This is a predicted structure of an 89-nucleotide RNA (c-di-GMP-I riboswitch aptamer) from Luoshenia tenuis. Of the family's consensus pairs, 95% are formed in the model.

RNA sequence: AUUCUAUAUGAGCAAACCUGCGGAAACGUAGGGACGCAAAGCCACAGGGCCUUCUUCUGUCGUAUCAGAAAUGGCAGCCGGUUGCGAAC
Numbered sequence: 001a002u003u004c005u006a007u008a009u010g011a012g013c014a015a016a017c018c019u020g021c022g023g024a025a026a027c028g029u030a031g032g033g034a035c036g037c038a039a040a041g042c043c044a045c046a047g048g049g050c051c052u053u054c055u056u057c058u059g060u061c062g063u064a065u066c067a068g069a070a071a072u073g074g075c076a077g078c079c080g081g082u083u084g085c086g087a088a089c
Base pairs, nucleotide, nucleotide: 002088003087004086012037013036017032018031019030020029021028022027035077041082042081043080047079048078049075050074051073055070056069057068058067059066
C1' cells in the first nucleotide's frame, strides 16, 4: 500500500421488550435487557432508500371528521460516504 474469505487478543457497541423523561408522530434520551455487530465509530447538507405528518395544500358551500399529497421532522442496526482497530497477503 491492498483486501475483508477465514480467524480474532484486549476491549467496545447493544435489537426486541420494560420503566422514567422529551416529542403531534416517526423517533430520541437515561436505566434495565441482549437479537446481533469486524466499524452496530462518525456523517441525514454527496446521493439513493425507508418512517412519520404538528403544520400546509387538495377533495366537501363551510366547519369538524375522514382520505390523499408534501419534510422543514426522523432512521447511519437499509445501501452508501468517511476515519480507524484487527487479521490476511
The sequence is in RNAcentral, with records from Rfam. The source organism's lineage runs through Bacteria, Clostridia, Christensenellales, Christensenellaceae and Luoshenia.